Small-subunit ribosomal RNA, 5' domain from an uncultured bacterium, 502 nucleotides, folded computationally.
[in-house]
Context: one part of a larger RNA
RNA sequence: GAUGAACGCUGGCGGCGUGCUUAACACAUGCAAGUCGAACGGAAAGGCCCAAGCUUGCUUGGGUACUCGAGUGGCGAACGGGUGAGUAACACGUGGGUGAUCUGCCCUGCACUUCGGGAUAAGCCUGGGAAACUGGGUCUAAUACCGGAUAGGACCACUUCGUAGUUGUUGUGGUGGAAAGUUUUUUCGGUGUGGGAUGAGCUCGCGGCCUAUCAGCUUGUUGGUGGGGUAAUGGCCUACCAAGGCGUCGACGGGUAGCCGGCCUGAGAGGGUGUACGGCCACAUUGGGACUGAGAUACGGCCCAGACUCCUACGGGAGGCAGCAGUGGGGAAUAUUGCACAAUGGGCGGAAGCCUGAUGCAGCGACGCCGCGUGGGGGAUGACGGCCUUCGGGUUGUAAACUCCUUUCGCCAAAGACGAAUUUUUGACGGUAUUUGGAGAAGAAGCACCGGCUAACUACGUGCCAGCAGCCGCGGUAAUACGUAGGGUGCGAGCGUUGUCC
Numbered sequence: 001g002a003u004g005a006a007c008g009c010u011g012g013c014g015g016c017g018u019g020c021u022u023a024a025c026a027c028a029u030g031c032a033a034g035u036c037g038a039a040c041g042g043a044a045a046g047g048c049c050c051a052a053g054c055u056u057g058c059u060u061g062g063g064u065a066c067u068c069g070a071g072u073g074g075c076g077a078a079c080g081g082g083u084g085a086g087u088a089a090c091a092c093g094u095g096g097g098u099g100a101u102c103u104g105c106c107c108u109g110c111a112c113u114u115c116g117g118g119a120u121a122a123g124c125c126u127g128g129g130a131a132a133c134u135g136g137g138u139c140u141a142a143u144a145c146c147g148g149a150u151a152g153g154a155c156c157a158c159u160u161c162g163u164a165g166u167u168g169u170u171g172u173g174g175u176g177g178a179a180a181g182u183u184u185u186u187u188c189g190g191u192g193u194g195g196g197a198u199g200a201g202c203u204c205g206c207g208g209c210c211u212a213u214c215a216g217c218u219u220g221u222u223g224g225u226g227g228g229g230u231a232a233u234g235g236c237c238u239a240c241c242a243a244g245g246c247g248u249c250g251a252c253g254g255g256u257a258g259c260c261g262g263c264c265u266g267a268g269a270g271g272g273u274g275u276a277c278g279g280c281c282a283c284a285u286u287g288g289g290a291c292u293g294a295g296a297u298a299c300g301g302c303c304c305a306g307a308c309u310c311c312u313a314c315g316g317g318a319g320g321c322a323g324c325a326g327u328g329g330g331g332a333a334u335a336u337u338g339c340a341c342a343a344u345g346g347g348c349g350g351a352a353g354c355c356u357g358a359u360g361c362a363g364c365g366a367c368g369c370c371g372c373g374u375g376g377g378g379g380a381u382g383a384c385g386g387c388c389u390u391c392g393g394g395u396u397g398u399a400a401a402c403u404c405c406u407u408u409c410g411c412c413a414a415a416g417a418c419g420a421a422u423u424u425u426u427g428a429c430g431g432u433a434u435u436u437g438g439a440g441a442a443g444a445a446g447c448a449c450c451g452g453c454u455a456a457c458u459a460c461g462u463g464c465c466a467g468c469a470g471c472c473g474c475g476g477u478a479a480u481a482c483g484u485a486g487g488g489u490g491c492g493a494g495c496g497u498u499g500u501c502c
Stems, first nucleotide, its partner, number of pairs: 001501003005498005012372006018365002020330001025328003029325003034075003039072002042068002046066001047064008082283003092207007101200002106196008114148004123138006154175005161168001209255003216246003221243008258280004262273004285306005308319004336362001338361003344358001345356004375405004385396004409443001411438005419429001446491005451472003457486005467474002
């Protein structure tokens, strides 16, 4: 000098930041991922219309689709948010490769959008179960599912030219797609394929911890051939063959650790660090597994096993805060079970809109940085009091009183935004910021130190006691070093102490 700090004493206001470093311990409760009726069958609850009954505003029946519970279907749920347990590794950083690859939505080019079919959920009927849930029968729809036709192009095999060895180019043979909805029209879509953009996978060079009281390690190990698998290369896996591969330039083992942009310090070189913000990675109660999908081996999906918790009619079930709040526990120590989708962004939707603990704000904490205030001028009989005294006085000290002013911040009253894009409507923050007026010096100062280092001294008490102390050291009867008082010095809404780094 710095700090995600803590502790002691003290504490007026504002702005901007920041706040479980420990138990990746366990979690009550609420919320954090939905949306689309312009894909579909529909009408459970509301609304509207019509009719009947009458108890005169509710009962029944029918319709509508304003709307919509549950359901089929589509998209999203792989983003956003959290944490740092694991990981010494192509995990990260940086620079390349991919002639070894994929990419939903988006942009763009070309071509097409034809003919049919069978189901099923919901519904209705009926069972089982305490529940979670689940069985049977029957009916029905689609942008759900299946089949056929059509193909220059796509894929596969052979082939010509070219290349760095195939992906560029020429020709021949085989495989396979589409779906509708709305409206008067527009619109939004669907299928195949080429290109782009974005995102991702794989791979390589180099770089960044400690330890030799770890010196040898390795059998799918190292390489080859055939095969399998993958979007894709590859011992990734498998069969056979060969016996290799790594290592004192530190293999293998052990310990520790997420990495970086950065941050702190330093003149620099360096040293330390990785909290907040941004990028990447890994994880989601512990371990394992796949499914769906363009994308996951998926925090708020599924299955299995373990531990734990809860419900139970004992037969069986349910759960996962390292999301936002919050609780217990641990700890020196770390906040509200707040408001709003107004803005920015995200998902769905043609849109209106809905959802969004992302985000925007507010609350708490002097935790940090910055700014402001706690008054200003005059005022000597140098008052009283305190302290010291050589008893003359000195000092506190222009300090106070007194007098003349001012009103920042705070208080009271009135007005009152920008942020809203846009003609109208739309502001959580917020009656906030700000402005104007009013009263009144009024409501606002402490902490540490005073032997030297190191700015600042006297008195009393104590008497190697009580105590102080960062180092030197101080205290045993005149202690500037302990305790108190007066005075002084330093910093100031803070001041000291402790921890850690330079």
Its mean pLDDT, the model's own confidence on a scale to 100, is 81.